[in-house]
RNA sequence: GGCCCUGUAGUCUAUCGGUUAGGACGCGACCCUUUCAAGGUCGAGAGACGGGUUCGACUCCCGUCAGGGCUA
Numbered sequence: 001g002g003c004c005c006u007g008u009a010g011u012c013u014a015u016c017g018g019u020u021a022g023g024a025c026g027c028g029a030c031c032c033u034u035u036c037a038a039g040g041u042c043g044a045g046a047g048a049c050g051g052g053u054u055c056g057a058c059u060c061c062c063g064u065c066a067g068g069g070c071u072a
Base pairs, nucleotide, nucleotide: 001071002070003069004068005067006066007065010025011024012023013022018055027043028042029041030040031039048064049063050062051061052060
């Protein structure tokens, strides 16, 4: 250099065009407890970036960036 795969909260992971973008751990508040831990209830937090297609895009297409693999 060429080809392929991947990119969703702090971490891991669902969501195959119409979802309030779901769950687990973590985090915060409250309850419980003499206190802590454990447990319970509630809450905040996410589509790498830029275009395009479409009535509608995390999802399809193109490019950029980042990571990984194969190959000369």
Predicted 3D model of a 72-nucleotide RNA (transfer RNA) from a Candidatus Microgenomates bacterium. The source organism's lineage runs through Bacteria, Bacteria candidate phyla and Candidatus Microgenomatota. Its Rfam family is "tRNA". The prediction has a mean pLDDT of 81. The sequence was found in a public genome assembly.